[in-house]
Molecule: Fluoride riboswitch aptamer (crcB RNA motif)
Organism: Nevskia sp.
RNA sequence: ACGAAUAGCGGGGAUGGAGUCCCCCUCGAACCGCCCACAGGCUGAUGGCUCCUACCGUGGC
Numbered sequence: 001a002c003g004a005a006u007a008g009c010g011g012g013g014a015u016g017g018a019g020u021c022c023c024c025c026u027c028g029a030a031c032c033g034c035c036c037a038c039a040g041g042c043u044g045a046u047g048g049c050u051c052c053u054a055c056c057g058u059g060g061c
Stems, first nucleotide, its partner, number of pairs: 010025004016052006033042003
């Protein structure tokens, strides 16, 4: 100096915040939704669960 493994820190999981659990990534990577030839169309603030905020639908006052 280069390569590999392990550990730690850190980062990420389709638009916000928190808790908890799970998964992924390691100086560039994890990640950046789906259908569709085009045109056009569809779901969701979660990776999962709970709560808050925003948004949408229905009903009541």